[in-house]
Order: sequence, then structure tokens, then C1' cells
RNA sequence: AUAUCGAAAUGGCAAACCUUAUUGAAAAAUGGGGACGCAAAGCCACAGAUCUAAGACAUCCUUGUUAUGAUGGCUGGGCUAUCGAA
Repeated sequence: AUAUCGAAAUGGCAAACCUUAUUGAAAAAUGGGGACGCAAAGCCACAGAUCUAAGACAUCCUUGUUAUGAUGGCUGGGCUAUCGAA
């Protein structure tokens, strides 16, 4: 120095919920508060999984199926990164 690993320390991020206005068909995302937790809870939708169903298709007219949408704090994978005990 690197890899693995995760004690300590410095810090970091921010669940539910509340709120604001915006985008969106919705799921959801962004701002503020908040702190459940996280050693990558930093970034990336490639694979799986989950959520939504505008549009499309079907329809017993009631609904159903479907991602090109979303989720990285669902898992795997890829990339990058702070510290340094065992």
C1' cells in the first nucleotide's frame, strides 16, 4: 500500500410520521422538520423480486392482464469511498 474484516474514533446518511409546494394517471420523487436504523442506507435499473396501471389488450360491463413507469433503505451484481483494533 492492497485485499479481507468491522472494535474504537471523527464524521456521514436519514425510516415511520408531520408539513410545504411542485411533478406524475398512479406508484412514487424533490424541499423542511424528524430519527427507526445503516460500514457503503454513496452512485448505477444489468438480473431477480416488489409496487403502480396512464396507454394497450380482453371483458361475464364488473373487472382482469400487461411496464415503456417506480423502488438502490428488497436481494444479487458493478463502480467509487472514510478510519484502522483483533